[in-house]
Two RNAs folded together computationally: RNase P RNA and transfer RNA, 454 nucleotides in total.
It holds a member of the Rfam family "Bacterial RNase P class A". Rfam's curators write: Ribonuclease P (RNase P) is a ubiquitous endoribonuclease, found in archaea, bacteria and eukarya as well as chloroplasts and mitochondria.
The coordinates come from a structure-prediction model, not an experiment, and the mean pLDDT is 75.

RNA sequence: GCAGCAGAUCGUUCUACCGCCUAUUAUUGGGAGGAAAGUCCGGGCACUGAAGAGUACCAAACUUCCUAACAGGAAGGUAUUCGCAAGAAUACAGUAGCGUAACAGAAAAUAACCGCCCUAGGCUUAGCUUAGGGUAAGGGUGAAAAGGUGGGGUAAGAGCCCACCGGUUAUUCUGGUGACAGAAUGAGCCGUACGCCUUUUGGGGUGCAAGACCAUGUACAUCGUAAUUACCUUUAGGUUACGGGGCUGCUCGUCCCGAUUUUGCCUAGCAAAAGUUACGAGGGGUAGGUCGCAUGAGCUUUCUGGCAACAGAUAGCCUAGAUAAAUGGUAGAAGCCAUUCUUUAUGGUACAGAACCCGGCUUAUAGAUCUGCUGCUUUU
RNA sequence: GGCGAGGUAGCUCAGCUGGUUAGAGCGCGUGAUUCAUAAUCACGAGGUCGGGCGUUCAAGUCGCCCUCUCGCUA
Numbered sequence: 001g002c003a004g005c006a007g008a009u010c011g012u013u014c015u016a017c018c019g020c021c022u023a024u025u026a027u028u029g030g031g032a033g034g035a036a037a038g039u040c041c042g043g044g045c046a047c048u049g050a051a052g053a054g055u056a057c058c059a060a061a062c063u064u065c066c067u068a069a070c071a072g073g074a075a076g077g078u079a080u081u082c083g084c085a086a087g088a089a090u091a092c093a094g095u096a097g098c099g100u101a102a103c104a105g106a107a108a109a110u111a112a113c114c115g116c117c118c119u120a121g122g123c124u125u126a127g128c129u130u131a132g133g134g135u136a137a138g139g140g141u142g143a144a145a146a147g148g149u150g151g152g153g154u155a156a157g158a159g160c161c162c163a164c165c166g167g168u169u170a171u172u173c174u175g176g177u178g179a180c181a182g183a184a185u186g187a188g189c190c191g192u193a194c195g196c197c198u199u200u201u202g203g204g205g206u207g208c209a210a211g212a213c214c215a216u217g218u219a220c221a222u223c224g225u226a227a228u229u230a231c232c233u234u235u236a237g238g239u240u241a242c243g244g245g246g247c248u249g250c251u252c253g254u255c256c257c258g259a260u261u262u263u264g265c266c267u268a269g270c271a272a273a274a275g276u277u278a279c280g281a282g283g284g285g286u287a288g289g290u291c292g293c294a295u296g297a298g299c300u301u302u303c304u305g306g307c308a309a310c311a312g313a314u315a316g317c318c319u320a321g322a323u324a325a326a327u328g329g330u331a332g333a334a335g336c337c338a339u340u341c342u343u344u345a346u347g348g349u350a351c352a353g354a355a356c357c358c359g360g361c362u363u364a365u366a367g368a369u370c371u372g373c374u375g376c377u378u379u380u
Numbered sequence: 381g382g383c384g385a386g387g388u389a390g391c392u393c394a395g396c397u398g399g400u401u402a403g404a405g406c407g408c409g410u411g412a413u414u415c416a417u418a419a420u421c422a423c424g425a426g427g428u429c430g431g432g433c434g435u436u437c438a439a440g441u442c443g444c445c446c447u448c449u450c451g452c453u454a
Base pairs, nucleotide, nucleotide: 001376002375003374004373005372006371007370008369009368010367012334013333014332015331016330017329018328020031021030022029023028033351037362038361040360041359042358043357044356045207046206047205048204052252053251054250055249057203058202059201060200061199062076063075064074065073066072077092078091079090080089081088082087093198094197097196098195099194100193101192113139114138115135116134117133118132119131120130121129122128123127147165148164149163150162151161152160166190167189168187169186170185171184172183173182174181175180211291212290213289214288222281223280224279225278226277227276228275229241230239231238232237233236242258243257244256245255246254260274261273262272263271264270265269298317299316300315302313303312304311305310335349336348337347338346339345381453382452383451384450385449386448387447390406391405392404393403399437408424409423410422411421412420430446431445432444433443434442
C1' cells in the first nucleotide's frame, strides 16, 4: 500500500422572520429517534375473584456470573461446518425404556440377494446341479449398512485374538468456582437421525380503547341454560352433605346462590306453569371532559470494585406530552458527497417520525471517523 | 393504539401427525355427439404453494425475518 476480520462512535450545523403544541407570574423556558418501526421476548402498572394450590398444557434447557425480569447480556467449555488466517455460524439437560425411518434395497437392526466355504447325493470327474449348513472379508441399494489399518487365525470368515489409531464407559490422581481439560489403569463395550418419555426452572387471563371520576343519555322490554334439595336447634340462624355458578380442561380449596305460589294426578311422591336467584346472549343509550401521563429499575461527571456484563459511592440536572393528533415553512451562510469547462456552477445530503412507561432482540439505514488484529506485496 | 386470523391453478377450497409425481369443483382448450348451440361423454393444458434464510437425507407442512390482505376491540 492492497484485501479483509472484530469492536466502538457520529449520523448535519448556525442565523433571521413567520407559524404550531406545551409549561409557568409570559419581552420567558421546553419541543422526535438510534431505531420512536416490527409488536418478537421480559417487566412495571391497572382490572379480573376476597385465595389460591396441584396436575394437564405452553415455554426454556452446556457452565459460571449480571439483572426487577427475560428466549436478553458478559466471560468461558465441547463438537461440527466455513475461511490460508484474524475469526464466523450452528448445536449441546438425562438416556433406564419405547417408537419411527418414505423410495430404493435381501435386510433400516434378532441383517444371507449376489458372492465365498464345508458336508451328503446325482450327473459326471475341468466342472455343473439338488439338499442341508457356515460366513458380514468383497459387490450392489441408500441420507444412513453393523468402528478403521495391518497381522495372526480359519474349510471360508469374523474384535474370534493381537498391535496401533478413533470413540464410549468405569475407577483414581492433578488443574479449574464450574462446564470441562490433562494423565494413569481397566473393560472388545462400539451405526445414525428424529420423536415419545424422564428431570429441573418459569408461566392464571386481559392490555392504558387496561382502569378511576365528572357530565350527558337510556328500556329491562326480550331469549337461552341451571337451581328452587336435606338436616339441626329453633323460627331466626347454622351445618356439612347435595346441586348450580365464578380464574378457561381435571382434582382440591375458597367465595356467592339454593325463600315460595297455583293446578293436575294423587295421601309418601311425580309432572307442568309462573315468580325469584345465578350466569350467558341479544338489544337500547352516551361518542364530551379530567385523571391514569411524564421524578424514573431516570440522565450526566468523577472515583472505587470486577477480565467484562454490571454494581456501589459522590456531585449536578429535570430533558416532548399531542388526541385525529404539535415538533413546521421561507431566506441566507457553513460542512460533506458527486459531476463539470476546477478561485466557479449544478445537483444531492440516508433510514425514518413519539401515542402508558421501561430493559432487550430483530429489521431498515447515504455516508464519515477511531481502535485492535489477520493475510499478501514492496521498501528500509 | 392494542389483539388475532390468513395468502396453494383464472375463481372457490382440500392437503391431519414432514416422504416418492401437490389434488377436487367451476372455468379454459381439443375431440365425440347434433343440421347448429346448450347439456352430456372422453382427453389435455395450467402451480417458482406470498418472498427470503435456516433445520432435516428430504419442507406446501417445522423455526426465524420481511411483505400483503382481512377481522375484533372504546